The RNA shown here (Bacterial RNase P class A) has 384 nucleotides and comes from a Candidatus Fermentibacterales bacterium. It matches the Rfam family "Bacterial RNase P class A". By type it is a ribozyme. Gene Ontology terms of the family: dimeric ribonuclease P complex, tRNA processing and ribonuclease P activity.
[in-house]
RNA sequence: AAGGUCGGGCGGGCGGUCGCCCCGCGCGAGCGGGGAGGAAAGUCCGGGCACCGCAGGGCAGGGCGCCGGGUAACGCCCGGACCGGGUAACCGGGGGAUCGUGCCACAGAAACGACACCGCCUGCCGGCUCGUCCGGCAGGCAAGGGUGAAAUGGUGGGGUAAGAGCCCACCGGUCCGGGGGUAACUCCGGACGCACGGCAAACCCCGCCCGGUGCAAGACCGAAUAGGAGGUCGCCUGCCGAGGCAGGCAGGAGCUGCCCGCUCCCAUGGCCUCAGGGUGGGUCGCUACAGGCUCCGGGCGACCGGAGUCGCAGAUGGAUGACCGCCGGAUGGGGGGCCUCGCGCCUCCCGCCACAGAACCCGGCUUACGGCCCGACCUUCUCG
Numbered sequence: 001a002a003g004g005u006c007g008g009g010c011g012g013g014c015g016g017u018c019g020c021c022c023c024g025c026g027c028g029a030g031c032g033g034g035g036a037g038g039a040a041a042g043u044c045c046g047g048g049c050a051c052c053g054c055a056g057g058g059c060a061g062g063g064c065g066c067c068g069g070g071u072a073a074c075g076c077c078c079g080g081a082c083c084g085g086g087u088a089a090c091c092g093g094g095g096g097a098u099c100g101u102g103c104c105a106c107a108g109a110a111a112c113g114a115c116a117c118c119g120c121c122u123g124c125c126g127g128c129u130c131g132u133c134c135g136g137c138a139g140g141c142a143a144g145g146g147u148g149a150a151a152u153g154g155u156g157g158g159g160u161a162a163g164a165g166c167c168c169a170c171c172g173g174u175c176c177g178g179g180g181g182u183a184a185c186u187c188c189g190g191a192c193g194c195a196c197g198g199c200a201a202a203c204c205c206c207g208c209c210c211g212g213u214g215c216a217a218g219a220c221c222g223a224a225u226a227g228g229a230g231g232u233c234g235c236c237u238g239c240c241g242a243g244g245c246a247g248g249c250a251g252g253a254g255c256u257g258c259c260c261g262c263u264c265c266c267a268u269g270g271c272c273u274c275a276g277g278g279u280g281g282g283u284c285g286c287u288a289c290a291g292g293c294u295c296c297g298g299g300c301g302a303c304c305g306g307a308g309u310c311g312c313a314g315a316u317g318g319a320u321g322a323c324c325g326c327c328g329g330a331u332g333g334g335g336g337g338c339c340u341c342g343c344g345c346c347u348c349c350c351g352c353c354a355c356a357g358a359a360c361c362c363g364g365c366u367u368a369c370g371g372c373c374c375g376a377c378c379u380u381c382u383c384g
Stems, first nucleotide, its partner, number of pairs: 001380010012327007020035006037355001041366002044364005049214004056260004061210005066080005082093004095205002100203002102199003117145002119141009128131001153171006172194001173192008218284004228274006234249007251265005289311001291310008328353002332350007339342001
């Protein structure tokens, strides 16, 4: 210098005029202060908070998944191991397929209990064009070809009629022992020719975790009201004063998935339908916090501890805006000027400056984003 891989930040600035929401002061006119984001978004995951539920037992259901750590918690983050990709910086992945069941489209001989389409080899028989030929039969084989996402360890050598872990070396694999590491795992040595295809986002197995609903949660204050009509409410037994009482079954409600089981209700009442009447306001929750910034200490890091300092939106038809001027930034069009005539420089005019907007709060993830700035690292080339 060129190309590349990661990480962090900004995301127009200043001034004026007129408005909007909240807070404070003031009798008032008014004055002073504060007023969107890195994603406020999607509402995907985790927590706080609030209410409801929770005698007990059982069965379902959901989520996560290498190892260690961080955290209020997580499916997030950090560090590490292994596998795959990349020359590299770096990027991506996730329990178990030797318990069992199931599935493996098309193609293919064959997709897990068996198999041979082309082919290779041996023997026998036949043929005539007598060849290292052709055809048939019996047998051996899986090296080569072919199919497929995947073909029964790989490469090389020996061996053989041809072949084959049949034998050998190396690689791979399984098992055993020892060393290192908290662990995932790794290193070394030995034994065994080698048994075991893939899929768990199929059932399943193992380990860990999980009540439900969301601020329209919920609390308080205030206001208003009107009652009526129709339908329906089963069965059995016992008693008596004969239409009432008691008990059982059935039925309904609750135990916020289901079952067992338990509790309550069954007629001045319950449920359903019909038309009709009333309310539909206010206050709190509500923004102070797993809070921001600076410094110190611990840790490779995520993060933790301590000190100081700051106060930073709270609407509820829902505020956070509009206009003007100056500056800035890129890039497009047009005009003028300069020269070293170029993808040049200066100047003027017009147009442009992203994605998007709080609604209980917080930690993450994901997605959107014109452009600009900064840092670290890798590869190649050149110069000293």

Of the family's consensus pairs, 98% are formed in the model.